This is a predicted structure of a 72-nucleotide RNA (transfer RNA) from Phaeocystis antarctica.
A source record names the gene trnV.
Its Rfam family is "tRNA". Rfam classes the family as a transfer RNA.
NCBI's taxonomy places the organism under Eukaryota, Haptophyta, Phaeocystales, Phaeocystaceae, Phaeocystis.
């Protein structure tokens, strides 16, 4: 140099073009003498970057960046 795949919350992962969610973790309250477990609630996202298509893009298209895989 070629081809393919991935990038979404702190982490691991979802999400038919139509309000971005779950688990774990974090914080607060309850429970306890106290901690843990458990119960309830809350916070945490420019969906890697820049453009395009569309009434509407996490999703479709293009380029770029990073990571991984395959065959020379």
């Nucleotide at each position: 140099a070629u081809u393919c795949g991935a990038a979404u919350a702190a982490u691991u992962c979802a999400a038919u073009g139509g309000u971005a969610g779950a688990a774990u973790g974090u914080u607060u309250a309850g429970c306890u003498u106290a901690c843990a477990c458990c119960u309830a609630a809350a916070a945490a996202g420019u969906u890697g970057u820049u453009g395009g298509u569309u009434c509407g893009a996490g999703u479709c298209c293009a380029a770029c960046u990073u990571c991984g895989a395959a065959a020379u």